[in-house]
RNA sequence: AUGUGCGUCUAGGGUUCCGGCCUUGAGUGACAAGGCGGCUGGUCCGAGAGAGGCAGUCCUUGAUUUAAGGAUACACGGCGGGAUAAAAGCCCGGGAGA
Numbered sequence: 001a002u003g004u005g006c007g008u009c010u011a012g013g014g015u016u017c018c019g020g021c022c023u024u025g026a027g028u029g030a031c032a033a034g035g036c037g038g039c040u041g042g043u044c045c046g047a048g049a050g051a052g053g054c055a056g057u058c059c060u061u062g063a064u065u066u067a068a069g070g071a072u073a074c075a076c077g078g079c080g081g082g083a084u085a086a087a088a089g090c091c092c093g094g095g096a097g098a
Base pairs, nucleotide, nucleotide: 004055005054006053008051009050012045013044017042018041019039020036021035022034023033024032025031056072057071058070059069060068061067062066074094076097080092081091082090
């Protein structure tokens, strides 16, 4: 709370780990170290104003603690700060402001 909560996913996000690429050592494709996210990626993070699910809430009816049906609208938006390895449409935050 009709404006709530929790999973799943997406747009998006970065770079701990994996993979990829580069350099060096090594020397025949094993291995080690360093670097690169101006690497499509896997893991990972992930929306108030994205999707969907479950629950919740509200209304009505039956009914006596449950069932059925309906509703859950609208939503422009910084700067700055915070977390994590890091960043973000994450969090502060439906905040300031418009």
About this RNA: The prediction has a mean pLDDT of 82. A computed fold for a 98-nucleotide RNA from a soil metagenome, annotated as Guanidine-I riboswitch aptamer. RNAcentral holds the sequence, with entries from MGnify.